[in-house]
RNA sequence: GGGUGAGGUAGAGGCGCGGUUGGUCAAAAGUAUUGCCUGGUAGAACGGCAUCGAUGACCAGGCAGGAAAGGGGCCACCGCCGAAGUCCGGAAAGCUGCUCGAGGUUUCCGGGCUGGGGUUGCAUCGAACAGGUGCAGCACUGUCAUCCAGAAUGCCUGCCCUUGGGGCUCUGGAUGGAGCGCUAUCUCACUC
Repeated sequence: GGGUGAGGUAGAGGCGCGGUUGGUCAAAAGUAUUGCCUGGUAGAACGGCAUCGAUGACCAGGCAGGAAAGGGGCCACCGCCGAAGUCCGGAAAGCUGCUCGAGGUUUCCGGGCUGGGGUUGCAUCGAACAGGUGCAGCACUGUCAUCCAGAAUGCCUGCCCUUGGGGCUCUGGAUGGAGCGCUAUCUCACUC
């Protein structure tokens, strides 16, 4: 000086990821729902129980009032680069009137998959034509490996040959891999 392995630190990919932290806007929606009138007649509600209902519920129409949550756009702030998302298993909390079933929500742990954003199609959640998620296709992009071509002729090159060849650096192209990756650097161990 180089190589390999382990651990640490700092970074890169860009329409990059996420937040409930706040503000604002649209939409949700003239919906849910309340009151009155009319019609109408026995059930309503996820199942069970409870509850409501001939003092007319449920449902339908008319009139007068009339929300909100989740989700989304923009701005600011915050945390970051397996950021994050999703699937399976386990645990806890809470929601639907409830100690039950069923449904769905949030958080944590373990394991698997996905490098990233875009777009198209299908499926799903959703009020939605917004957006999210999954699968597949298409091109794009970052990274590493191998190969090919070129540039500079700067640096290195044991032995031999002779004035070429090879490697390091950069650019372009092709093929392929995956984030448990990649780049830089530090420490330790081993090795040349």
Lysine riboswitch aptamer from Symbiobacterium sp., 192 nucleotides, folded computationally. Of the family's consensus pairs, 96% are formed in the model.